Notes:
A computed fold for an 81-nucleotide RNA from uncultured Methylobacter sp., annotated as c-di-GMP-I riboswitch aptamer.
[in-house]
RNA sequence: ACGCUCUUAAGCCACCCCCGUCGUGAGGCGGACUCGGAAAGCCACGGAUCUUGUGUUUGACAAGAUGGCCGGGUUGCCUUC
Repeated sequence: ACGCUCUUAAGCCACCCCCGUCGUGAGGCGGACUCGGAAAGCCACGGAUCUUGUGUUUGACAAGAUGGCCGGGUUGCCUUC
């Protein structure tokens, strides 16, 4: 470095709903809560979905959001063979 098998403990994050706040909006942030997660840490590179605007015969274009939609990149924690 790669592969296989098993996986304890201590911890970590925090869906939805609600409250407050920011945003035209998708949604973000904080509190409370705890569905789940072994990277549910970070990153909008690719796809996908969503929002706003323009446009439309067929089409599409621009800006944004989602990392708990997927892929990818990258950085970490504990234990056994």
Description
Its mean pLDDT, the model's own confidence on a scale to 100, is 78. Taxonomically the source falls in Methylobacter (Bacteria, Pseudomonadati, Pseudomonadota, Methylococcales).